The part of an RNA shown here (small-subunit ribosomal RNA, 5' domain) has 478 nucleotides and comes from Nyctanthes arbor-tristis. The source organism's lineage runs through Eukaryota, Streptophytina, Gunneridae, Myxopyreae and Nyctanthes. Its Rfam family is "Bacterial small subunit ribosomal RNA". The coordinates come from a structure-prediction model, not an experiment, and the mean pLDDT is 84.
[in-house]
Context: one part of a larger RNA
């Protein structure tokens, strides 16, 4: 100089765009953030004088909840970056060849009885399914071979047909595993280092898949000053900042990748999770209770306390876009689109233009005068802005409809220079000088310094010079 997710003073008119708990991975009141499907299924409601028709549901079924959205504690790691591998998985989707025949038991829901305060729980009985089970079939799958072993489910329409179901093969895209190679600091952490499932074989188990992934033997290995072990610091990267480079420091916001969800452990369901709004167990915490025994997890969105120099609104909407269910119609979505705040940055606009004689006043003066100063008043002229009215959107695709923003943004009339200018500095480095008051005192100060009776450095005024909706100061980086 330049830069910041900044802060604190001082000023503060406007707009577009962006950004906002870097501290306590503190602890949370309260609402809301993942729900859907009656075209799977029996019922039950609610309506209607009654039947159909509708239209709403608690369960039972499927799906989705492993996405999206937060945060960065752990981690020095095949964690991440980059190039490759081989012994694997894979819901939806595409592309393909085949099939769906018989048959049979339940269990919620209700209906009764019982227990509990309350979460909820226990017996009997009934009852359907795209829920489960059995038989039959099979280009599949296991096995040297003889053999052996496995599926299906209906809906909806008047139909045609739709959108589902099983078994195969590929495919995309997604995951998992491996391996070369880079990825801070200490040797005041080693040559008496460090490892015992630790290195390596065989068997056996196991996993979707390879392995000491686990286990019994057996063998005595691996690893290390090309830093092993230990300790300390850290999420990693694409990028940001600085710099001509080299390279130094960073890893907010945004992508992509990992880890994590009140600590710690576990598995279960599924394609996928050892699962942020799922369950068990163990701890802390907090909150109800009838004292027996339950209930919770904001590092979603807003919002509270506490900690801090420091960081918003308990807004609006599903109109876009995108995602979950659905045959659609739609429903739900703090993701997202927007609106509130904050000068937190950046860019952008204004705070008025043209002309202007004589001369109040401050200030300095060698008293002649110089300067503020065309600056002001005046006189003319404009309306970006400001106020008032009136018209008013594009972002909507896909015939028509359908905007949260927003009565916004733009326009058009009408008023009137009207509503809008600070900070900081002025010895030298650094651009800018006089004068009062002070008198090694009060102070000033980034570094050299300055102040002891003419202080260009303090202190106040004039004036000036930088930069300007900001100015300076701390604090970190090059």
């Nucleotide at each position: 100089a330049g830069a910041u997710g900044a802060a604190c003073g001082u000023u503060g008119g406007u707009g577009a765009c962006a950004u906002g708990c870097u501290u306590a991975a503190c602890a949370c009141a309260u609402g809301c953030a993942a729900g859907u499907c009656g075209g799977a299924c029996a019922g039950g409601a609610a309506g209607u004088g009654g039947u159909g028709u509708u239209u709403c549901c608690a369960g039972u079924g499927g799906u989705g909840g492993a996405u999206g959205g937060g945060u960065g504690a752990g981690u020095a790691a095949c964690g991440c970056g980059u190039a490759a591998g081989a012994a694997c998985c894979u819901g939806c989707c595409c592309u393909u060849g085949g099939g769906a025949g018989g048959g049979g038991a339940a269990c919620a829901a209700c209906a009764g009885c019982c227990g509990g305060a309350a979460a909820u729980g226990g017996c009997u009985g009934c009852u359907a399914a795209u829920a489960c089970c059995u038989c039959g079939u099979a280009u599949g799958c296991u096995g040297a071979g003889g053999a052996g072993c496995a599926a299906a489910a209906g809906g909806a329409g008047a139909a045609a047909u739709c959108a589902g179901c099983c078994c195969g093969a590929g495919g995309a895209g997604g995951g998992g595993c491996u391996u070369g190679u880079g990825u801070c600091u200490g040797a005041u952490c080693a040559a008496g280092g460090u490892u015992u499932g630790u290195u390596g074989g065989u068997g056996a188990g196991g996993c979707a898949a390879u392995a000491g992934c686990u286990u019994a033997c057996c063998a005595a290995g691996g690893u290390g000053a090309u830093g092993a072990u230990c300790a300390g610091u850290a999420g990693c990267u694409g990028g940001u900042c600085c710099g001509a480079g080299a390279g130094g420091a960073u890893g907010a916001u945004u992508a992509g990748c990992c880890a994590c969800a009140c600590u710690g452990g576990g598995a279960c369901u599924g394609a996928g999770a050892c699962a942020c709004g799922g369950c068990c167990c163990a701890g802390a915490c907090u909150c109800c209770u009838a004292u027996g025994g339950g209930a919770g997890g904001c590092a979603g969105c807003a919002g509270u306390g506490g900690g801090a120099a420091a960081u918003u609104u308990u807004c609006c909407g599903c109109a876009a876009u995108g995602g979950a269910c659905g045959a659609a119609a739609g429903c739900c979505u703090g993701a997202c689109g927007g609106a509130g705040c904050a000068a937190u940055g950046c860019c952008g606009c204004g705070u008025g233009g043209a002309g202007g004689u004589a001369g109040a006043g401050g200030c300095c003066c060698a008293u002649g005068g110089g300067u503020c100063g065309u600056g002001a008043a005046c006189c003319u002229u404009u309306u970006u802005u400001c106020c008032c009215a009136g018209a008013g959107a594009a972002g909507a695709a896909g015939c028509a409809g359908u905007g949260a923003u927003g009565g916004u943004a733009u326009c058009u009339g009408g008023g009137g220079a009207a509503u809008a200018a600070g900070c900081a500095u002025c010895g030298g480095c650094u651009a800018a000088c006089u004068u009062u008051g002070u008198g090694c005192c009060a102070a000033c100060a980034g570094c050299c310094g300055c102040g002891g009776u003419a202080a260009g450095a303090c202190u106040g005024a004039g004036g000036a010079u930088g930069c300007a909706a900001u100015c300076g100061u701390u604090a970190u980086c090059u």